[in-house]
RNA sequence: UGCAGUCGACGGCAGCACGGGAGCAAUCCUGGUGGCGAGUGGCGAACGGGUGAGUAAUAUAUCGGAACGUGCCCAGUCGUGGGGGAUAACGUAGAGAAAUUUACGCUAAUACCGCAUACGAUCUAAGGAUGAAAGCGGGGGAUCGCAAGACCUCGCGCGAUUGGAGCGGCUGAUAUCAGAUUAGGUUGUUGGUGAGGUAAAAGCUCACCAAGCCGACGAUCUGUAGCUGGUUUGAGAGAACGACCAGCCACACUGGGACUGAGACACGGCCCAGACUCCUACGGGAGGCAGCAGUGGGGAAUUUUGGACAAUGGGCGAAAGCCUGAUCCAGCAAUGCCGCGUGCAGGAAGAAGGCCUUCGGGUUGUAAACUGCUUUUGUACGGAACGAAACGGUCUGCCCUAAUACGGCGGGCUAAUGACGGUACCGUAAGAAUAAGCACCGGCUAACUCUGUGCCAGCAGCCGCGGUAAUACAGAGGGUGCGAGCGUUAAUCGGAAUUACUGGGCGUAAAGCGCACGUAGGUGGCUAUGUAAGUCGGGUGUGAAAUCCCCGGGCUCAACCUGGGAACUGCAUUCGAGACUGCAUGGCUGGAGUACGGAAGAGGAAGGCGGAAUUCCCGGUGUAGCGGUGAAAUGCGUAGAUAUCGGGAGGAACAUCAGUGGCGAAGGCGGCCUUCUGGUCCAGUACUGACACUCAAGUGCGAAAGCGUGGGGAGCAAACAGGAUUAGAUACCCUGGUAGUCCACGCCCUAAACGAUGAGGACUGGAUGUCGGAGGGGUCUGCCUUUCGGUGUCGUAGCUAACGCGUUAAGUCCUCCGCCUGGGGAGUACGGCCGCAAGGUUGAAACUCAAAGGAAUUGACGGGGACCCGCACAAGCGGUGGAGCAUGUGGUUCAAUUCGAUGCAACGCGAAGAACCUUACCUGGCCUUGACAUCCGCGGAACUUGGCAGAAAUGCCUUGGUGCCUUCGGGAAUCGCGAGACAGGUGCUGCAUGGCUGUCGUCAGCUCGUGUCGUGAGAUGUUGGGUUAAGUCCCGCAACGAGCGCAACCCUUGUCCUUAGUUGCCAUCAUUCAGUUGGGAACUCUAAGGAGACCGCCGGUGACAAACCGGAGGAAGGUGGGGAUGACGUCAAGUCAUCAUGGCCCUUAUGGCCAGGGCUACACACGUGCUACAAUGGGCGGUACAAAGGGUUGCCAACCCGCAAGGGGGAGCCAAUCCCAAAAAGCCGUUCGUAGUCCGGAUCGGAGUCUGCAACUCGACUCCGUGAAGUCGGAAUCGCUAGUAAUCGCGGAUCAGCAAUGCCGCGGUGAAUACGUUCCCGGGUCUUGUACACACCGCCCGUCACACCAUGGAAGUUGGUUGCACCAGAAGUAGGUAGCCUAACCGCAAGGAGGGCGCUACC
Repeated sequence: UGCAGUCGACGGCAGCACGGGAGCAAUCCUGGUGGCGAGUGGCGAACGGGUGAGUAAUAUAUCGGAACGUGCCCAGUCGUGGGGGAUAACGUAGAGAAAUUUACGCUAAUACCGCAUACGAUCUAAGGAUGAAAGCGGGGGAUCGCAAGACCUCGCGCGAUUGGAGCGGCUGAUAUCAGAUUAGGUUGUUGGUGAGGUAAAAGCUCACCAAGCCGACGAUCUGUAGCUGGUUUGAGAGAACGACCAGCCACACUGGGACUGAGACACGGCCCAGACUCCUACGGGAGGCAGCAGUGGGGAAUUUUGGACAAUGGGCGAAAGCCUGAUCCAGCAAUGCCGCGUGCAGGAAGAAGGCCUUCGGGUUGUAAACUGCUUUUGUACGGAACGAAACGGUCUGCCCUAAUACGGCGGGCUAAUGACGGUACCGUAAGAAUAAGCACCGGCUAACUCUGUGCCAGCAGCCGCGGUAAUACAGAGGGUGCGAGCGUUAAUCGGAAUUACUGGGCGUAAAGCGCACGUAGGUGGCUAUGUAAGUCGGGUGUGAAAUCCCCGGGCUCAACCUGGGAACUGCAUUCGAGACUGCAUGGCUGGAGUACGGAAGAGGAAGGCGGAAUUCCCGGUGUAGCGGUGAAAUGCGUAGAUAUCGGGAGGAACAUCAGUGGCGAAGGCGGCCUUCUGGUCCAGUACUGACACUCAAGUGCGAAAGCGUGGGGAGCAAACAGGAUUAGAUACCCUGGUAGUCCACGCCCUAAACGAUGAGGACUGGAUGUCGGAGGGGUCUGCCUUUCGGUGUCGUAGCUAACGCGUUAAGUCCUCCGCCUGGGGAGUACGGCCGCAAGGUUGAAACUCAAAGGAAUUGACGGGGACCCGCACAAGCGGUGGAGCAUGUGGUUCAAUUCGAUGCAACGCGAAGAACCUUACCUGGCCUUGACAUCCGCGGAACUUGGCAGAAAUGCCUUGGUGCCUUCGGGAAUCGCGAGACAGGUGCUGCAUGGCUGUCGUCAGCUCGUGUCGUGAGAUGUUGGGUUAAGUCCCGCAACGAGCGCAACCCUUGUCCUUAGUUGCCAUCAUUCAGUUGGGAACUCUAAGGAGACCGCCGGUGACAAACCGGAGGAAGGUGGGGAUGACGUCAAGUCAUCAUGGCCCUUAUGGCCAGGGCUACACACGUGCUACAAUGGGCGGUACAAAGGGUUGCCAACCCGCAAGGGGGAGCCAAUCCCAAAAAGCCGUUCGUAGUCCGGAUCGGAGUCUGCAACUCGACUCCGUGAAGUCGGAAUCGCUAGUAAUCGCGGAUCAGCAAUGCCGCGGUGAAUACGUUCCCGGGUCUUGUACACACCGCCCGUCACACCAUGGAAGUUGGUUGCACCAGAAGUAGGUAGCCUAACCGCAAGGAGGGCGCUACC
């Protein structure tokens, strides 16, 4: 913004179309006809359509009930007579911007009002009284009438009345969400009588009377909510929901109100108030989409301002018909359900491309291409429905009638009517043509690789992924799932037995009230009779339809639609049954109780008495300390303490007995005596006769501490004071000390108030102690046995997650109560109740976490325990830490000071040797298929001489040389050039790796198979008793065996034997300067092979074992000494710079070459060493004795020169032959005399030697000179147990030389000490605790700082809902009414009856 009634009964005719009349015509007149705007009037508008605000009952559902109303509809009866007065429209004149409205005048009716008549209506005093109506249309034979018409008849309508159907109103019972931190509510409230009122019952309203009524079976209050059939889910029971469709209710801008009407307190009516919007001339008016479309706003989000009344239905109408955003259709949205398609068959060179790759291939994949076939859908063309038959027309039959009229019923024929829509469907044509996506691929959960990224970006439902090799992020290839859909989000149920009715629990996981008494409630022994509430069975009514289910039918199927059935598990009613429960009545003794006889007891209350001890007071003796502690001090004491003796005071508690002994409901109770008193047990008889059990609310008791009032106060002792300890010590320890502890009375009411186990009852193997009774037996103090009641231990079955429980159950059952439902927040906040207070009781939420928790297992750990070992401590010897120097590291510096190693287990380590090289670093100069490897092509043999430039790398030029094999093509080696594949990297990652190594640790451990035990993790074996260096061996044992480790086997050394005898050896013989030579094979030695040692023998100990102790013999004695040898594993230990290697990175450079520099720096710090500080020594002279090694680019003798380093020289040696080579400490002699020295040698100056291309940075050595620190080293700390420590020298590797004092070896001289295992460190076995498992370098608590989230408090401020009290009060109904107005009726009139306006009480 559009759309959402009709009818001619009435007066009429604004507009339209005809007709008639007048007029020449323009035109005028005429409601006469079809019709008809507005109006009067009737019916409808209370239906249909929308929405769910309110409502927890005035509603809904189910089943009942009685005191009611009812338009249209059906059936029956009767009537419809005769009058009257108005008023719209209309006309005239006004007001107003408009909406609208005023005055006067005319008129009709099925509008309005009397009169008459009224019955079966209503009222009634039972006589009587009161109360109606409307006409309109069609037809017509006779009769009447001038005509209209009368009259008759039919149809519709109207009035009265009876009944029905349907609809509506009222009412009862039952059912219907949450909160008790809502426990009391109510005054018209509950009932009665009377009156009023209503269509009708009723406190619905009023007057009076009574004081009731509702409530733990949840009243009242608060929050939330339309209810139902049903829907979703679920095996069901349930749980959640109430879209569409259907029934009911409520609402219509918000609140209130009535009018009309059959029906409303009325969605598209009225009045009032309010908010909002619009119009306005500012005076005043208009409006209500939770109707259909549509717009705006809000939002994650929800459609067209469509077609048609053709069908179904509704309203009006006699009907035609009109109206109908009800409805039927179409449009939009994959929103849902269902169906269909996007082709089918063949096709391996397994094409290309993509991806991966172990480079071989694999995969995409018969997939594609290609060949053949089909045509659903789509496209084009053509045909073409059902839904439509009523009504109508006509003919005809019957009924009604006087009637061929009207009407009703039926038959024949027949015209018309389709929004959807030219739609469904059918046919024809061409042609694979027109048609595939979404999510996922770590596990749950079907499906895996590559690349990128690098705790970033991101993912994530839960667990969790991502920090450089991500199946988890992103992309790709491949795969999996579903498919015109797929995934996400939100929500419900399920799984969840995770609120457990079906169907859970409470010793330790959350959970038994601290204990008892006891009301309501729940439950209840045996037996008989009755009853029939529960219970069970049958019938009847109802349980709307739809839905769900079953069987059919219709759309090609299905979804969908449709017929029938079943079902609707319910409610009501009726008939029956009588077991069980209930109820009523009677009986019984078994449960329970009472009386009589005994028994034990720290059961309770009150009073009295007693001794020991502490403290204090008085007196005596007595003298300097006492007391206290780990050690002290504070404190007490010469004013006489402590100690000790005597006397006295006072308070509190009661040793021994004393005991998993006793009593009590629990808390709890302990000297002795008396009084009062509760409960229990035993034995047997009598009595009562179910009197019982449990127990919400309630009541009582209730340790300690605490509170109030008054006493008391010895000891002890919060607070407090002082002294110690300590970094501190508001603590632990000490000295004091007040409340309190004690008594009386009154409160508090909580505890790990625990058996972490509610009360009562029944049942279910045993063994053994102990307490209180009773019985039996006996050999009679003592023992055996039975039984009842307590209290313990161990254990069967069973239970339990396990631990454990186990007749005193946590077993098997019954009854009742209490309590639990993840952790934290929190037993907190608010509110209520209790309390003097402290506080108690009841008891949340927001928010936050993904866990919190139980029991057990294996480890690890402990300032837990037991046992054992180690130069671990102790006992000793010598060092380091102080000095100078050497060397390594840190740090600093630098162009670079390359890199790695970092507690033990890095730091004289990689490095067994940095001047260049090494070399990886820096600066500069150069090269780019490269210094090195393989392949290809071309050329040259290879190679070589010399010169120039340059720091060199390199560049330019130059001399000589043409070789080897051959099938004559060429080939092999090598050099140069060219192109690309590639080379190269000491670049990164040892936290991607292999290999190797360190360390725990040469510690004695680490495991497996089978068996057994345990739900399982796991255990057992491997633990235990002994023993060992040893998991070594023996014994025992639910274990029996086995493996890797230990030991042994191997090397070396210590003794002997055999063999061999040079270069080694020399006793005897000869010889020499000399084992030099002859000779010898005995010895030493060398190097091959053997012997020897095994607890074998004896004694003792031990368990008749293993073994240990002692002894003999022996070179050696209990693994003889030393070495090699290193279990499972730990440390993400070390190494990508030995090597190898995945990935990443560089490629005219992070590769390669060269020169120079650096790795050698130097305020400093640390580690490892050397040399010293001296007389057990230094210097000088003389003089002995080794072992093991090395040597041809080598070791180098004799001899000569030099002070020396060294030079010259040249013999020997490829080594048991020659050389290095002198061993040193030692011994003999001499000097020095305690001094910074004749100690010590750093540093520096000068002069040299050697190696080397080259000693400046930066070598070693020699000589002369110089002569620093240092006089034995703080805290701390290292090594060593015997040929060891200490001390002395010698050799070698690397190497041109050497920074070597290092490292690896060799021998010489050669000690001291070990009581012992308490302690420190490390390790092994068993056991125990654990909140640890990255394993104590663990875990974890609180404050504070900063940020954020949620909540509380806070001066206040504000909103919503509600109770109570009060003020004002619109519209409006009924009643009243002094005012005003008034057609019908009465009356001649005055006036009256009645009505309206206004006012008024109530709300």
Small-subunit ribosomal RNA from an uncultured Pseudomonadota bacterium, 1403 nucleotides, folded computationally. The prediction has a mean pLDDT of 83. The sequence is in RNAcentral, with records from ENA and SILVA.